[in-house]
RNA sequence: AUGAACGCUAGCGGCAGGCCUAAUACAUGCAAGUCGAGGGGUAGGGAAGAAGUAGUUUACUAUCAUUCCUGAGACCGGCGCACGGGUGCGUAACACGUAUGCAACUUACCCUUUACUGGGGCAUAGCUCAGAGAAAUCUGAAUUAAUUCCCCAUAACGCUAUUGAGUCGCAUGACUCGAUAGCUAAAGUUCCGGCGGUAAAGGAUAGGCAUGCGCUGUAUUAGCUAGUUGGUGAGGUAAUGGCUCACCAAGGCUACGAUACAUAGGGGUUCUGAGAGGAUGAUCCCCCACACUGGUACUGAGACACGGACCAGACUCCUACGGGAGGCAGCAGUAGGGAAUAUUGGUCAAUGGACGCAAGUCUGAACCAGCCAUGCCGCGUGCAGGAUGACGGCCCUCUGGGUUGUAAACUGCUUUUAUAUGGGAAGAAACCCCGGGAUGCGUUCCGGGCUGACGGUACCAUACGAAUAAGGAUCGGCUAACUUCGUGCCAGCAGCCGCGGUAAGACGAAGGAUCCAAGCGUUGUCCGGAUUUACUGGGUUUAAAGGGUGCGUAGGCGGAUGCUUAAGCCAGUGGUGAAAUCUCUCAGCUCAACUGAGAAACUGCCAUUGGAACUGGGUAUCUUGAAUUCGAUUGAGGUAGAUGGAAUAUAACAUGUAGCGGUGAAAUGCUUAGAUAUGUUAUGGAACACCGAUUGCGAAGGGCAGUCUACUAAGUCGACAUUGACGCUGAGGCACGAAAGCGUGGGUAGCGGACAGGAUUAGAUACCCUGGUAGUCCACGCCCUAAACGUUGAUUACUCGCUGUUGGCGAUACACUGUCAGCGGCUAAGCGAAAGCGUUAAGUAAUCCACCUGGGAAGUACGACCGCAAGGUUGAAACUCAAAGGAAUUGACGGGGGCCCGCACAAGCGGAGGAGCAUGUGGUUUAAUUCGAUGAUACGCGAGGAACCUUACCUGGGCUUAAAUGUCAAAUGCUAUUGAAAGAAAUUUCGAGUUCCUUCGGGACAUUUGGCAAGGUGCUGCAUGGCUGUCGUCAGCUCGUGCCGUGAGGUGUUGGGUUAAGUCCCGCAACGAGCGCAACCCCUAUCAUUAGUUGCCAUCAGGUUAAGCUGGGGACUCUAAUGAAACUGCCUACGUAAGUAGAGAGGAAGGCGGGGACGACGUCAAGUCAUCAUGGCCCUUACAUCCUGGGCCACACACGUGCUACAAUGGUAGUGACAGAGGGCAGCCACUGGGUGACCAGGAGCGAAUCCCUUAAACACUAUCUCAGUUCGGAUCGGAGUCUGCAACUCGACUCCGUGAAGCUGGAAUCGCUAGUAAUCGCGCAUCAGCCAUGACGCGGUGAAUACGUUCCCGGGCCUUGUACACACCGCCCGUCAAGCCAUGGAAGCUGGGGGUACCUGAAGUCGGUAACCGCAAGGAGCUGCCUAGGGUAAAACUAGUAACUAGGGCUA
Repeated sequence: AUGAACGCUAGCGGCAGGCCUAAUACAUGCAAGUCGAGGGGUAGGGAAGAAGUAGUUUACUAUCAUUCCUGAGACCGGCGCACGGGUGCGUAACACGUAUGCAACUUACCCUUUACUGGGGCAUAGCUCAGAGAAAUCUGAAUUAAUUCCCCAUAACGCUAUUGAGUCGCAUGACUCGAUAGCUAAAGUUCCGGCGGUAAAGGAUAGGCAUGCGCUGUAUUAGCUAGUUGGUGAGGUAAUGGCUCACCAAGGCUACGAUACAUAGGGGUUCUGAGAGGAUGAUCCCCCACACUGGUACUGAGACACGGACCAGACUCCUACGGGAGGCAGCAGUAGGGAAUAUUGGUCAAUGGACGCAAGUCUGAACCAGCCAUGCCGCGUGCAGGAUGACGGCCCUCUGGGUUGUAAACUGCUUUUAUAUGGGAAGAAACCCCGGGAUGCGUUCCGGGCUGACGGUACCAUACGAAUAAGGAUCGGCUAACUUCGUGCCAGCAGCCGCGGUAAGACGAAGGAUCCAAGCGUUGUCCGGAUUUACUGGGUUUAAAGGGUGCGUAGGCGGAUGCUUAAGCCAGUGGUGAAAUCUCUCAGCUCAACUGAGAAACUGCCAUUGGAACUGGGUAUCUUGAAUUCGAUUGAGGUAGAUGGAAUAUAACAUGUAGCGGUGAAAUGCUUAGAUAUGUUAUGGAACACCGAUUGCGAAGGGCAGUCUACUAAGUCGACAUUGACGCUGAGGCACGAAAGCGUGGGUAGCGGACAGGAUUAGAUACCCUGGUAGUCCACGCCCUAAACGUUGAUUACUCGCUGUUGGCGAUACACUGUCAGCGGCUAAGCGAAAGCGUUAAGUAAUCCACCUGGGAAGUACGACCGCAAGGUUGAAACUCAAAGGAAUUGACGGGGGCCCGCACAAGCGGAGGAGCAUGUGGUUUAAUUCGAUGAUACGCGAGGAACCUUACCUGGGCUUAAAUGUCAAAUGCUAUUGAAAGAAAUUUCGAGUUCCUUCGGGACAUUUGGCAAGGUGCUGCAUGGCUGUCGUCAGCUCGUGCCGUGAGGUGUUGGGUUAAGUCCCGCAACGAGCGCAACCCCUAUCAUUAGUUGCCAUCAGGUUAAGCUGGGGACUCUAAUGAAACUGCCUACGUAAGUAGAGAGGAAGGCGGGGACGACGUCAAGUCAUCAUGGCCCUUACAUCCUGGGCCACACACGUGCUACAAUGGUAGUGACAGAGGGCAGCCACUGGGUGACCAGGAGCGAAUCCCUUAAACACUAUCUCAGUUCGGAUCGGAGUCUGCAACUCGACUCCGUGAAGCUGGAAUCGCUAGUAAUCGCGCAUCAGCCAUGACGCGGUGAAUACGUUCCCGGGCCUUGUACACACCGCCCGUCAAGCCAUGGAAGCUGGGGGUACCUGAAGUCGGUAACCGCAAGGAGCUGCCUAGGGUAAAACUAGUAACUAGGGCUA
């Protein structure tokens, strides 16, 4: 934007539009007639009324013969019916558009001019009669008219034939004036004015024909054509012409696309677009074609005729079955089809048409009305005030606020529209009639009268009262507009991206908002955006895209100078480019839409005049492009032939003996029949070491490599002699074209697909090994493809440089600089998306060719061509996806690389994995075994302590605002204490007991009841806060400014060193900074100072069996506060420095002295809703809460973490020695007594440097055991006890006696540790009534071994590289198979369709022929020939549908 459709909705008017599908079939009505002034004349009507008849008031009435006038229908005749109206089937065409031509033509009616209009005749409709038939209709007889028809006359400026002169034209020729001969016309009517008729000429109008240019797709349509192309002659036509025919010739069209097939009416226009274009062809206008399908002619001025004819066919209808009728793609209307398109209306009032002198008749043309929001335009649904910002709704951070919202109510105002009543147009002026004027007539002018479907419509006035009138879509982004609830990957949305899996602005609803508005959305289609087919205006190294290479045809393009021409080109002028449309201005409807007038425009075509720069044509000249010549030179250029040595293999002989060969390691294989090895000789094939490279040659091909010869091609340089643009490119075409492969014949040493064997492996149809056939080699012939790549077509010109090299020249040259032609590297400008390219361009330009247009399907299918085959060339579509792709960036990753680190490996020590037990987990079980933690980073974890409690779980029994607090109201006087009963207890019931102050109103306190605020270890750690684990105490993670890059981003942070460290130094387009590292903090190692009690005790004194026990002392130890000390500071070596090394010096300590706290940006949706907090959801006589008992402790089993052991480096017994750090009043408990003992009974001290726990143990010494299931080991079990506690049955610890299990050092695999560490030994403590503690957290005692080193395993850091990964290698992703769906190819066949060919038949009809019949004749009938629609037969091609079966493809999880 729309001829639209659908959904929801709807007040009015104006102007437009309205079967896009079935050119399907049609009931009914209407759509083309008219003229009596052409004619005969019927019915009918009118007039006359002599005669007749009847009635009879003798004059009338009626009837009727007759005459006259008129005259429906039908008929003859004239004109019209070829216009108007409809549709778009066919048509790719002179159909249409545009511009020309006709010297090759026609044109009724109309206009102008000229001439004429005389005489005669024969018929035939109708009517009448007869007949046939169901009907339609037809036949026969008789008779009749005309503006019907015929004959005669007249006749040229007409026509035909012959011919003269002149003029003109590009030509065939035309025109004018003539001459001779021949031929051909007419119709009447009249009011006398005319109206007609005939002939000729001219005009106008309308047509016909021809031509240039323009006008769809397919080349997977490349050849087509026999009346075909042309000529001569004839026929035909209005007219040219193969239009038709006879004869002759062999032409004509085609790559600038013939022919074939498919599709399609064309144009003005319409829509879109900045334009160029693209799409379109409804309405209106012009042209064409068609009228049920096909053919044919007739009539006519005009038709091969929509509402005419004939024939054939299909279909429908009537029928008496014999035969007939019909054609809505006219207007309405019906059925059908369809998503879809209207009334079986009014009128000829206007405009137009036919006929007519006219009146007039006819007119579904037209004008109007009806239906439809189908479109465009206009109007309205009210306006102003009105805040307590009302009620209600919705939302929220909820005693409150926001929003709906001045919106409503309410007050005032207005009345378009609606309704009612009244008035009421324009469109109308003619024709005609009447009157008048002018005039000789014809005619004309003026005035008056007549005529309205629409329609009592538009419009106007009055009344009335806000009264009668708003919806649709959307609200995640694009895109204007946001919240709540419901739902829970469901239901659904969706134009693209996408939304929905329990907090959805995306689904549904609500509130609110936004955009349009009598409409709003959706769907379809076209253009735009899309520079995404690029003429304007694109590309081809890597994104899609340069042909494998050359030669060359057509074509395209082309050097310098002069002259000429005027095709292209430019300018002027003329014609045309219909109207409408578009644009501008003005005007008419109240505005607008709409309509009118004028202008402009229509970018086009034709003609003409002029110009001459450029392109083209012609001509002349030139040398620089190109080629030739001469001289030199280069090379693995090509073809053919000859020849050489090394090596491999094989054979023979010789020497010689046990292995050889091969691999990661092996085996197959060869070998005592003598291999391998070594030597000599021989045979044969293939390839050519060194030279040899960033080399050279070639058009290309991974083509060419020993040496020599012959033939042959090419390049380069120098000379500048010759030709004189001879050039460049190159569709088709031709030639060449690696390897593999194919055919024929040779050859075959080595290598080596297939194949065989051996290995490897889960398998191994592979990689490795041993063999080995085709092949590799030669000759001839095919194939014709490659990552045929520089992924870069050829040619020419121009545009800074540096450097290496090959060939030539300057020139004698290892110096030097220059030049030409190559081959390379780096770079300026420029280009490029970037990477990069950069005189060898991917830069700047020019010419020509080839190619591209999202990915897949697919280089596939079909067709065609080529090939022996393999296959090649050309080359789609359906369907499917929303991407595929390029370059670069940051990460991550790599069985990539480099550097480095870590108890990571290695070197060591000790464990664990085997046993028993403890403990945790899984699993199983259970009424319940509460819940959580699950690789590292869960599993002696939350839990630092489950008998009840804890406790969250289960069983059973209770309670319902409850445990606490506050407040309000009411009632009561309790509560505490105590007794009894029931019960498992919670609890319930019954008793005893019974307040204070007071102004007597009440108050305080307590309880009960009621209201408001509960509670939840229920869910979601994937809604969260906080806290925590891990990478990792790894050295990293970033920022500001600047700079670089289109950008992501980079730089800094990389590099060279160094470090434990992004630690530091140096360098550097970076300069600085932050979080991390380090340091600052604590403990520890040394010393100093200060201070000495509860600690210490050297000296002095006292004192004890002994003892810092006492007086004293501060020296020492120690305590606990402050300070010092360590910084590579010093020396040597190395180094620029940072720093490193030195068993260095000194020092208590040396290179971070040792240890701790401290954990960057972030990762794992890591862990925790059960510590706590918290959003949302859920429960509320229960998922809350109280209680009893049970469970968390179960036990075929599996795993983790530990303890104790298996023993002599030990066990047992006795004796003896040395810590640190902690804890203690419901506590630690000295001491005394009892007990074998756990412990008990007494009882000092101590809230602790004072007292107690508290004897540390390993160790040392002595004794014993003597290698065994033991004097090892202690599980398990029995008995007896102790302690805690309301209570030790499930389910505590400890003691004593007895019992004395497994276990003799532990498979695969695995863990910790680098020094006061491992190992080993004991001690303390939190929790706690007690304790399942062998755990956790601390403390000290004794006290090692080893580290060559960084190849490997694991983890990490930095740099670099590749990447198709980015939820990032636990990634991505390929193919088969299985299943479903979809479209397609092949296919025995089956069924259609259109076209052509051949043959047969052949209607109607034109044309032709014709003696018999008719007619005097003209002519006709009949018969017949050619042609043809249609029908039939045949073979083949094309095309479409379908198909058992089958092939590949796409999609799905």